[in-house]
């Protein structure tokens, strides 16, 4: 650095729907159509692989985002 698994980011309902995925069409592909779809993001732990051979170790503290509408909860402030 990449991939996978697990966890966290307070919780829920409705709507639309890009990508991905599944299906149709097609010799096949693309386009198109249908379905599904608003954690696909970030952080942490573990595993595997690649690169690298060095700003590493310890302690303390701590997140930031996520289409539209509504609701619940939590904290603060104002009336």
């Nucleotide at each position: 650095c990449a991939g996978g698994c697990c966890g966290a980011g307070a919780g829920g309902c409705g709507c639309u729907g890009c990508a991905a995925c599944g299906g149709g069409c097609u010799u096949g592909a693309g386009a198109c159509c249908c379905g599904c779809c608003a954690c696909g993001c970030u952080c942490g732990g573990c595993c595997u692989g690649g690169c690298g051979c060095a700003u590493g170790u310890u302690u303390c503290g701590c997140a930031a985002g996520g289409g539209c509408g509504c609701c619940u909860c939590c904290g603060g402030a104002c009336a």
The RNA shown here (SAH (S-adenosyl-L-homocysteine) riboswitch aptamer) has 79 nucleotides and comes from Planobispora longispora. RNAcentral holds the sequence, with entries from Rfam. Its mean pLDDT, the model's own confidence on a scale to 100, is 80. Its Rfam family is "SAH (S-adenosyl-L-homocysteine) riboswitch aptamer". Gene Ontology terms of the family: regulation of gene expression and S-adenosylhomocysteine metabolic process.